[in-house]
């Protein structure tokens, strides 16, 4: 990398050392960014999918196995549906767990 099934409006870093230009998936927009951003290490947090505990469709806790820690998945985005319009809502794509092959 395929499928499939949840889940994505909470939440959490002005941290240390490293590197040195582009990031924020793609497209438009808009934003971050040498006052050093994205990344990589480390330390430190969130969460609660799998695993753990308790007889329980729920609570409990955070050893493990993962994720994630700027903006709503940062907004929209060819298709649907309602709508005069504005705009809502789903679908689709993305992510990220689990599980099958």
């Nucleotide at each position: 990398g395929a499928u499939u099934u949840a889940u994505a409006a909470a939440g959490a870093a002005u941290g240390u050392g490293g590197a040195g230009a582009g990031a924020g998936a793609c497209u438009g927009g808009c934003u971050c960014u040498g006052u050093g951003a994205c990344c990589c290490a480390c330390u430190g947090g969130c969460a609660a999918c799998c695993g753990g505990c308790a007889a329980a469709u729920u609570g409990c806790a955070a050893a493990g196995g993962u994720g994630c820690c700027a903006a709503a998945u940062c907004c929209a985005g060819a298709c649907c549906u309602c709508g005069a319009a504005a705009g809502a809502g789903g679908a689709a794509a993305u992510a990220u767990a689990a599980a099958u092959g």
The prediction has a mean pLDDT of 84. This is a predicted structure of a 101-nucleotide RNA (SAM riboswitch aptamer (S box leader)) from a Chitinophagales bacterium. Of the family's consensus pairs, 97% are formed in the model.